Transfer RNA from a Bacilli bacterium, 73 nucleotides, folded computationally. Rfam family: tRNA. Its family is annotated with triplet codon-amino acid adaptor activity in the Gene Ontology. About the family: Transfer RNA (tRNA) molecules are approximately 80 nucleotides in length. Its mean pLDDT, the model's own confidence on a scale to 100, is 80.

RNA sequence: GGCCCGAUAGCUCAGUUGGCAGAGCACGGCACUGAAAAUGCCGGUGUCGGCGGUCCGAUCCCGCCUUGGGCCA
Numbered sequence: 001g002g003c004c005c006g007a008u009a010g011c012u013c014a015g016u017u018g019g020c021a022g023a024g025c026a027c028g029g030c031a032c033u034g035a036a037a038a039u040g041c042c043g044g045u046g047u048c049g050g051c052g053g054u055c056c057g058a059u060c061c062c063g064c065c066u067u068g069g070g071c072c073a
Base pairs, nucleotide, nucleotide: 001072002071003070004069005068006067007066010025011024012023013022019056027043028042029041030040031039049065050064051063052062053061
């Protein structure tokens, strides 16, 4: 230098042939308890890495960039 894969909640990760963004854990509230733990119920806390483009509409499609990993040279 070229190519491929990834970047989504605090963490680990799903997801959508373009139409209201999710799970588990963690966390907060309540119930239970003498008090806790455990358990049950409720709550998503997010610019979907950044900047542009296409589109009525982009997390999704296209271009460039940043960053992590891999392959080739």
It was read from a public genome assembly. The organism belongs to Bacilli, within Bacteria.